[in-house]
Molecule: transfer RNA
Organism: Halothermothrix orenii H 168
RNA sequence: GCGGACAUAGCUCAAUUGGUAGAGCGUUGGCUUCCCAAGCCAAAGGUCGCGGGUUCGAUCCCCGUUGUCCGCU
Numbered sequence: 001g002c003g004g005a006c007a008u009a010g011c012u013c014a015a016u017u018g019g020u021a022g023a024g025c026g027u028u029g030g031c032u033u034c035c036c037a038a039g040c041c042a043a044a045g046g047u048c049g050c051g052g053g054u055u056c057g058a059u060c061c062c063c064g065u066u067g068u069c070c071g072c073u
Base pairs, nucleotide, nucleotide: 001072002071003070004069005068006067007066010025011024012023013022019056027043028042029041030040031039049065050064051063052062053061
């Protein structure tokens, strides 16, 4: 220099052939208990890496760009 994969909640990861994004763990509150743990119930938490384009509508398609990893020269 060229090609490819990945980037989504605090952490680990799903989902979608374009139509308001979920789980587990964690956090907070409640129930239970003499107290703790465990268990049960509920809640909060996301500009889907960033910038632009296409579209009535983009996490998804297109272009650029940043970071990590892999391969080629």